[in-house]
């Protein structure tokens, strides 16, 4: 006994801050679906209108009247009838009278009020019926209705009775006046007892008894009982006054005249200005009056741990109200829901003259509306009302229908049952799910249907009997107690009992995450879902549907409130230096708060009893219904209020008293503190003058502008205003803004020192009042400079800017406004408290004989650094952002917006005060890791520079665009597409297009029939594919019953269907592969530390380095992938090995031909060699640099191969593999022919030039890589040539290709579009191939274009490199200016790192994170949506002033009329009353004229939100002119200039402070 979170800002992260879900409620409503029962519940909207019935009567024991149908039986008749009697029946009716009807019952429209609540109070007060006492209850007398009569009615006219009404007597008490005693009270006063006077009542009705008296009943008595009267008390119900409590709103600040209070009067049950006269001049309000908005209150209810925080239906109390508005009368009670009266809207009836009604009672009706039942049964229970009762009446009430509207309870079937059935779904095709689930067997019957039993709501009453009180009494009554007799709407009830049947009986809503559930299929940013975040653009667990699941379950689910989660208005229980949020600063009333000591009080405080807190709920317990909801007992509790008795620490209060707070007196002292007057130079500018000449001035660079009429410059002299350099210093003063030459007066405040004095005198401060930069405003001076606005010149696409030449307002003084700033430390005052260090200002004290420094201490101010603390972090840190306490001020999501309206203040310009609609899920703080900067530091690269050579021009080749074609197949698009994929399109390839075919296919596998395969011939078929026709023809293996049949495998040909095939699509579904940053040096991990966390450390940081190479240092130690290096070519040398290679020497020969050799060279195999090893120098004694020696080669020796985490949805589905999706007599397949080869143009990449370091002829030299049987071809002959012809030789260190070229040599050409340059055409071959026409290489022969070194801009290269030359080779049947390789000749330049441009480390800023090809602002254009303003128009609500005044009560009158009572002379008078008038009030109305609030309006303003509109580029990086704030003027916007502030500015450099040594 009680407390639970999540979700969504970020690349991540804490913080903040909103929004949003998960609970639990409900008089609810939709929307599926629905069995049965209790028990509760049902017009919340139009207090909106009602048709119909009921809902309040009753008493004959208060009184009088008093019927009728209809029976009977008598009489009379015209036989139709009729008349009186008796019953009906003293019944129905209906009057008088008397209680009721003020209750029950509805409904909240009004109401912020003593109306509810609670506690108190009436010494101001009433109280029918009821109960207790006391006392009476006598006489007399008057009106009304039934009737009849008119009327439509309402009503009008006239007559008996009463418990009706009115006098009279009486008068215990009561009341009222005089008197006069006791007591009591806070006060006014009360109570008590008394004496004399006045006033002032009544009503019967029944029952029974006869003992007494009269008598048939009976009267009189009696005796009861029910009434009446006048008093006393009770108990009830009322009025009536007081504390305290009870929404929101200050954009409602003053409100009041009967208003506050007195004195006298009326008036009332009573207190009161309740009402009047008179008098005074008060009442209320910042603790919220008054206005205005909403709203019955409350016990409760719903939430919540609580504390609150919303509600007030249903029950119970209060209160108002009853068509709407006013009024009074009866009555104990009322200003009356179903009563009158009067006025008003509305309905109705009417004969037109006049009436009548009030469902906010019960049911039903019609509107309105998402939206709430039967025009039902009864008085049997309870309870009212009248009766003596018996009983009547009662839509209160019980009950039943109706609605799943709620709770709560059962049910829809148990067990058994695997071939894990069928169907469904889903599969990876095995299979799994759906599922023991079902079918099937056995078994039960809630529930329902039929029958049938019996119980409770029932007890009073009455009748009758005993008994006991009363009482003479057996009477009558009360009282208790037997017996008897009566009553049940529900009800076909609960409930038990037998029969029959598993037979009638489950559905919603979720299944992306928060949330507990997952797959196909459809759909394709559509259609559509969504509480929030968010899902859908072709493989959607998110949309629809399926099959599976999950949650609940006669219900689900949806809306809608509400509280709660929200500590998110925070009392429990927040904040405000940078998230929202400290007033701009001071003085200060009022309040709030407040130093020691001590006595007193007892307001608060604590604590005891004691009253109350209505019941109902809620709780605990216990009980009754089968249980449970529901119900009943009893306690508890109801946390409040009020009364009383005590405690006295706190605190208030009152009184002494103190001094530390606080303040005052004396002495010193620092200072840009204020205010006023006076003075000085320097500078600038004008002026004059003088020297003096051609410029000056200005900028990134110019110009505008000044200047020959003499500027600038430079002497001198002069006027004039404004600001005071240096000193100057995180120094000083000051509340804050501020305040700076010097010297004067006046004047504030603060510091320290020592002593003395009041004696809490104090903090702090809503409203108030003062002060307040800079710009603005009004007057008036004054104006040198600078300088908004404006001019001109630049820049610029454009420049309403930045920059430049001018320049007005102003900057400045006097004297009034204004009242705002980054008015900042973005951090309110004040007091205490809590480590240190160091610096500066004043100040005083220690030591010394003095005086000065040093150096110590203390108080007061200003900085830094730092500790514990503490923060979301950054930071703060005795000057707190720390510990605490006091007081103010402010804040509660971004936007709208500090704006609208609306008061206020201002001259204006504006400030102050301050919203809502309406829209976003965000907005924001500090940090973190990246990117990024038109930051910053180091670095490094053919990345600039320095070179050489080229492209961009030409003419051609080639690839692209675009264009064109039937097609010009597709792909690739900065760098990283474009001589790319193509290492080679004439058919083919080949994917295009156009014809023509074929359809289980060209190509796999399986089935079935037939043939061997094969071959070969053939069609007036065709362009082929193709579609026919004819023949030969009989192989292998295997069994067998060996002429032969049967299988079989291959291969063919039909044929059947499953499948095959697709260069269709998606490279954004994908695997492999690949490009690129980039061979750049750098990506990570464990532990460990640090941080709350993202995350950091490590990997930073001093050195090197080609390297995150290495060293050294460090909270880091290690380790991985990159780097180095193992590997391969080349460079030097050994060793082994000599064919087809070489040949020094020896012999030989045309010739390494051949003998010999294997030394060289060279082959290809293995091995040395280089490692900062050595040696000097720097360097930290390192790491490594530099320099050197050796040595072939020297600090990575050249060169390849080798590509970290990872960017880019990079590229590829047409290399290939692969999901999905398409296409099947076509998107597949065969085939001819065409196209990929077109051609105003445009770009890219080459090749050849332009020549003389050339060209062209002739001689003549030395290579290397390679390749060659469908090759490679020698030699030899031929052709000018390409070729041809021929074949030797070679499976190749042996033969071929194979001629190497540039070179050297000798000639020639002489600078010309030529003997450069070949393009382009003409002609004429060769070669390859089926075929060169569309489209092929080459040769000859002729032709001979543009080109004379290439704008703007670009490119490649740092050594065997550019550059230059030429040779192989792959593709290939031919086709190479490309494309991989070889060798040959063989340069120049690197000062250096300032700049383009790529990259790396740190480090700063950052509004970027899709990260700068980011982000973002503001006009205008459209289109919606709220809002404001408006000339007005209308509507409600309200004041003021006046007019008019119904019905009515008071009051005047009162000739009219009256009954009681007095007088009387009886005629009549009086008292009293009365129509009728006359006055005051006063509803409606009605005119004027104000205020508030609301709806509409043309026009207009602005805001918000929209898909990829238009103009700029303000902001975020130093955003390319650092940004902001206040203010002023200007411009299309965004801004942009003055002036002042601010750091919430980046870089550099300096002072200064402070760390660390």
């Nucleotide at each position: 006994c009680g407390g639970a979170g999540a979700g969504u800002u970020u690349g991540a992260u804490c913080c903040u801050g909103g929004c949003u879900c998960a609970g639990a409620a409900u008089g609810a409503a939709c929307g599926c679906u629905g069995g049965c029962g209790g028990c509760g519940u049902g017009g919340a909207u139009u207090a909106g209108g009602c048709a119909u019935g009921c809902a309040a009567g009753u008493c004959g024991a208060a009184c009088g009247c008093g019927a009728a149908a209809c029976g009977g039986a008598u009489u009379c008749u015209u036989c139709g009838g009729a008349a009186a009697c008796c019953g009906g029946a003293g019944u129905a009716g209906a009057g008088u009278g008397g209680c009721g009807a003020a209750c029950u019952g509805g409904u909240g429209a009004g109401u912020a009020g003593c109306g509810c609540u609670u506690g108190g109070g009436g010494a101001a007060c009433g109280u029918g019926c009821c109960c207790u006492c006391g006392a009476a209850u006598g006489g007399g007398g008057a009106a009304c209705a039934u009737g009849u009569c008119c009327g439509a009615a309402a009503g009008a006219c006239g007559u008996a009775a009463a418990u009706u009404c009115c006098g009279c007597a009486u008068g215990u008490g009561a009341u009222c006046a005089c008197g006069a005693g006791g007591u009591c009270g806070c006060a006014u006063g009360g109570c008590c007892a008394u004496g004399u006077g006045a006033u002032g009542a009544a009503a019967g009705g029944u029952g029974c008894c006869c003992u007494c008296u009269g008598a048939u009943u009976c009267a009189a008595g009696g005796u009861g009982c029910c009434g009446u009267u006048c008093g006393a008390g009770g108990a009830u119900c009322g009025c009536c006054c007081c504390g305290a409590g009870u929404c929101c709103u200050a954009u409602u600040a003053g409100c009041u005249u009967g208003u506050u209070g007195g004195u006298g009067a009326g008036g009332u049950a009573a207190c009161g200005g309740c009402u009047c006269a008179c008098c005074a001049a008060g009442g209320c309000g910042a603790u919220g009056a008054u206005g205005g908005g909403u709203a019955g209150c409350u016990g409760g209810c719903c939430u919540g741990a609580g504390a609150g925080g919303g509600u007030g239906g249903u029950c119970a109390g209060c209160c108002a109200c009853a068509c709407u508005g006013g009024g009074a009368u009866u009555g104990a009670g009322a200003u009356a829901c179903u009563g009158c009266c009067c006025a008003g809207a509305c309905u109705c009836c009417u004969a037109a003259g006049g009436g009548a009604g009030g469902c906010a009672g019960c049911a039903g009706u019609c509107g309105a509306g998402a939206g709430g039942c039967a025009u039902c049964u009864g008085c049997a229970a309870u309870g009212g009302g009248c009766g003596c009762a018996a009983g009547c009446c009662c839509g209160a009430c019980a009950g039943u229908g109706c609605g799943a509207c709620g709770c709560c309870g059962c049910g829809u079937g148990g067990a058994c049952g695997a071939u894990g059935a069928a169907g469904g779904c889903c599969u990876u095709c095995g299979g799994g799910u759906u599922g023991u689930a079902a079918a099937g067997u056995c078994c039960u019957g809630u529930c329902c249907a039929g029958g049938g039993g019996g119980g409770a709501g029932a007890a009073a009453g009455c009748a009758u009997c005993c008994a006991g009180u009363u009482g003479a009494a057996u009477a009558g009554a009360c009282u208790g107690g037997g017996u008897g007799u009566c009553u049940g709407a529900c009800g076909u009830u609960g409930c038990c009992c037998c029969u029959g049947a598993a037979g009638a009986a489950a559905g919603a809503c979720c299944c992306g995450g928060c949330u507990a559930a997952c797959u196909c299929c459809g759909u394709g940013c559509c259609a559509g879902c969504a509480g929030c975040c968010g899902c859908g653009g072709u493989a959607a667990u998110a949309c629809g549907g399926a099959g599976g699941g999950g949650u609940c379950a006669a219900g689900c689910g949806u809306u809608a409130u509400u509280c709660g989660g929200a500590u998110u208005u925070a009392c429990u229980g927040g904040g405000c230096g940078u998230a929202a949020a400290g007033g701009g600063c001071g003085c200060g009333c009022a309040g709030g708060c407040g130093g020691g000591a001590u006595c007193g009080u007892g307001g608060g405080u604590c604590g005891g009893c004691c009253g109350u807190g209505a019941a109902a709920u809620c709780c605990a317990c216990c009980g009754g219904c089968u249980u449970a909801a529901c119900c009943g007992g009893u306690g508890a509790a109801c946390u409040g209020c009020g009364g009383u008795c005590g405690a006295a620490a706190c605190u208030g209060c009152g009184g002494u008293c103190c001094u530390u707070g606080a303040g005052c007196u004396u002495g010193g002292u620092a200072g840009a503190g204020g205010a006023a007057g006076g003075c000085g130079g320097a500078a600038u500018u004008c002026c004059u003058g003088g020297u003096g000449u051609a410029g000056c001035g200005g900028u990134g660079g110019a110009a505008u502008g000044c200047g020959u009429a003499g500027a600038u410059a430079u002497c001198a002299g002069g006027a004039a205003g404004a600001a005071c350099a240096c000193c100057a210093g995180u120094a000083g003063c000051g509340a804050a803004g501020g305040c700076g030459g010097c010297c004067u007066u006046c004047u504030g405040g603060g510091c320290c020192a020592c002593a003395g004095c009041u004696g809490a005198c104090g903090c702090u401060g809503a409203g108030g009042c003062g002060c307040g930069a800079a710009a603005g405003c009004u007057g008036g001076g004054g104006g040198a400079g600078c300088g908004a606005a404006c001019a001109g010149g630049a820049u610029u696409a454009g420049a309403u800017a930045c920059c430049c030449u001018g320049g007005u307002a102003g900057u400045c003084c006097c004297a009034g406004c204004c009242g705002u700033a980054a008015a900042c430390g973005a951090u309110g005052g004040g007091u205490a408290c809590u480590a240190g260090g160091u610096g500066u200002a004043g100040g005083a004290g220690g030591u010394a004989c003095u005086g000065a420094c040093c150096c110590c201490u203390c108080c007061u101010g200003u900085g830094c650094c730092g500790c514990a603390g503490u923060u979301a972090a950054c930071g703060c840190a005795c000057u707190a952002a720390g510990u605490a306490c006091c007081c103010c001020g402010c804040c509660u999501g971004g936007g709208g917006a500090g704006u609208a309206c609306g008061g206020u203040c201002g001259c204006a310009a504006g400030g102050c005060u301050g919203a809502a609609a309406c829209u976003c899920a965000a907005a924001g703080g500090a940090a973190u890791u990246g990117a990024c900067g038109g930051g910053g530091c180091c670095c490094c690269g053919c990345a600039c520079a320095a070179g050489c050579g080229g492209u961009g021009g030409a003419g051609c080749a080639u690839g692209u665009g675009g264009u064109u074609c039937a097609a010009u197949u597709c792909g690739a698009c900065g760098c990283a597409a474009c001589g790319c994929g193509c290492a080679g399109a004439a058919c083919c390839u080949u994917a295009c297009c156009c014809g023509g075919g074929c359809u289980u296919g060209a190509c796999a596998u399986c089935c079935u029939g037939g043939g061997a395969a094969u071959c070969c011939c053939u069609g007036a078929g065709g362009a082929a594919a193709c579609c026919g026709g004819g023949g030969a023809g009989u192989g292998c293996c295997u069994g067998c019953u060996u002429u032969g049949c049967a299988g079989g495998a291959g291969c063919c040909c039909a044929g059947u269907g499953a499948c095959a095939g697709g260069u269709g699509c998606u490279g954004c579904a994908u695997g492999g592969c690949u490009g690129u940053c980039g061979u750049c040096a750098g990506c990570u991990c464990g532990u460990g530390u640090c941080g709350u966390g993202a995350g950091a450390u490590g990997u930073u940081g001093g050195g090197u380095u080609a390297a995150g190479u290495c060293c050294c240092g460090c909270a880091a130690c290690g380790a991985g992938c990159g780097c180095a290096a193992c590997c391969c070519u080349c460079g030097u040398c050994c060793u082994u090995a000599g064919u087809u290679g070489c040949c020094a020497g020896c012999a030989u020969u045309c010739a390494g031909u051949u003998g010999g050799g294997c030394a060289c060279u060279c082959u290809a195999a293995g091995g040395a060699g280089a490692c900062u090893g050595c040696c000097g120098g720097u360097g930290u004694u390192a790491a490594a640099c530099c320099g050197g020696a050796g040595g072939a080669a020297g600090g990575c020796g050249a060169g390849g191969a080798u590509g970290a985490c990872g960017u880019c949805a990079a590229g590829u589905c047409c290399u290939c593999a692969u999901g999905g999706c398409c296409c099947u007599u076509a998107u597949g397949c065969c085939c001819g022919g065409g196209g990929c080869u077109a051609c105003a143009c445009a770009c890219g990449u080459g090749c050849u030039a332009c020549a003389a370091u050339g060209g062209c002829c002739g001689g003549u030299a030395c290579a290397a890589u390679g390749g060659g049987c469908u090759g490679c071809g020698a030699a030899c002959c031929u052709g000018u040539g390409a070729g041809g012809g021929g074949a030797a030789g070679c499976u190749a260190a042996u033969c071929c290709c194979a001629a190497a070229a540039a070179g050297c040599u000798g000639g020639u050409c002489u600078c010309a579009g030529u003997u450069c340059g070949g393009a382009u055409u003409g002609g004429a071959g060769u070669c390859u191939g089926c075929a060169a026409c569309u489209c092929g290489a080459c040769u000859c022969c002729a032709u001979g274009a543009a080109g004379g070194a290439g704008g703007a801009a670009u490119c490649g290269c740092u050594a065997g490199u550019a550059a230059u030359c030429g040779c192989g080779c792959a593709u290939c049947a031919g086709c190479a200016u490309g494309g991989c390789g070889c060798g040959g000749u063989g340069a120049a330049u690197a000062c250096g790192u300032u700049c383009c441009c790529g990259g790396g480390c740190c480090u700063u800023g950052u509004a970027c994170a899709c990260a700068c090809c980011g982000c973002c602002c503001g006009u205008c254009a459209c289109a919606c949506c709220a809002c404001g303003a408006a000339a007005g128009c209308u509507a409600u609500u309200u004041g003021g002033a006046c007019c008019a005044g119904a019905a009515g009560u008071c009051g005047g009158c009162g000739u009219u009329c009256c009954a009681a009572c007095c007088c009387u002379u009886c005629g009549g008078g009086g008292a009293g009353g009365u129509a009728g008038u006359c006055g005051c009030c006063c509803a409606a109305g009605g005119u004027c004229u104000g205020a508030a609030u609301g709806g509409u309006a043309a026009u207009u303003g602005g805001g918000g939100u929209g898909a990829a509109g238009u103009c700029g580029u303000a902001a975020c990086a130093a955003g390319g002119u650092a940004g902001c704030c206040g203010u002023a003027g200007g411009g299309g916007a965004a801004c942009c200039u003055g002036c002042g502030g601010c750091u919430g500015g980046a870089u550099c450099a300096c002072c200064u402070c402070c760390u660390u040594u």
Notes:
The RNA shown here (small-subunit ribosomal RNA) has 1557 nucleotides and comes from Candidatus Effluviviaceae Genus V sp. The prediction has a mean pLDDT of 82. Its Rfam family is "Bacterial small subunit ribosomal RNA".